[in-house]
Purine riboswitch aptamer from Jeotgalibacillus sp. S-D1, 102 nucleotides, folded computationally.
It matches the Rfam family "Purine riboswitch aptamer". Rfam describes the family as follows. Riboswitches are metabolite binding domains within certain messenger RNAs that serve as precision sensors for their corresponding targets. A reference for the family is Mandal et al. (2003), "Riboswitches Control Fundamental Biochemical Pathways in Bacillus subtilis and Other Bacteria", Cell. The family has 133 seed sequences and 4,097 matches in Rfam 15.1.
The coordinates come from a structure-prediction model, not an experiment, and the mean pLDDT is 76.
RNA sequence: UAAAUACACAAUAUACCCCUUCAUAUAUGUUCGAAAAUAUGGUUCGAAUGUUUCUACCAAAUCACCGUAAAUGAUUUGACUAUGGAGGUGGUCUUUUUCGGC
Repeated sequence: UAAAUACACAAUAUACCCCUUCAUAUAUGUUCGAAAAUAUGGUUCGAAUGUUUCUACCAAAUCACCGUAAAUGAUUUGACUAUGGAGGUGGUCUUUUUCGGC
C1' cells in the first nucleotide's frame, strides 16, 4: 500500500424528556362587596374561603324561575395544574457486554 475475514445499523440497565392510564387534591365549588342587563335579559370586576398543594376556578347546552323588579336556581358534558404509581414509543446522558482499528 492492497486484499481478505469478522462485526453491532446492536443488546442490557438506570435516570430524564414525551405520551397514555390510575390515584390523591377540588366539588372547574362556596361566600361577600361594587358596577351592569331585563322575558331577544340573567353579565362584568374585586376580595375571602376551599388543597399536607403551585396554578386554575371557566365554557357550552337544556330546563325552570323572575310579568319589568332585583335577584337567579337546577341538571348534563368538558379539562388545566400539583404530587405519586403503572404502562408504552422515540430520543438523550451514563453503566455493562461485545467486535474492529490505532